The prediction has a mean pLDDT of 83. Transfer RNA from a subsurface metagenome, 75 nucleotides, folded computationally.

RNA sequence: UCGCGGGGUAGAGCAGUGGUCAGCUCAUCGGCUUCAUAAGCCGAAGGUCGUGGGUUCGAAUCCCACCCCCGCUAG
Numbered sequence: 001u002c003g004c005g006g007g008g009u010a011g012a013g014c015a016g017u018g019g020u021c022a023g024c025u026c027a028u029c030g031g032c033u034u035c036a037u038a039a040g041c042c043g044a045a046g047g048u049c050g051u052g053g054g055u056u057c058g059a060a061u062c063c064c065a066c067c068c069c070c071g072c073u074a075g
Base pairs, nucleotide, nucleotide: 001074003072004071005070006069007068008067011026012025013024014023019057028044029043030042031041032040050066051065052064053063054062
């Protein structure tokens, strides 16, 4: 480099396979508790769902192209 497969969703790790407001755990911040810290409990903030198009009344989800990461094969 060619071909094939898997993946890209919050700071981190992941779920969500056409229709509610895109959620879970950890982390972060605030509060309660404590002499204090940790733990525990309550709450909050944080998302162009890799990019651009297409299909559809409706797309994180289906289709196409491209970008990035991982694995396999060939050279």
Rfam family: tRNA. It is annotated as a transfer RNA. The sequence is in RNAcentral, with records from ENA.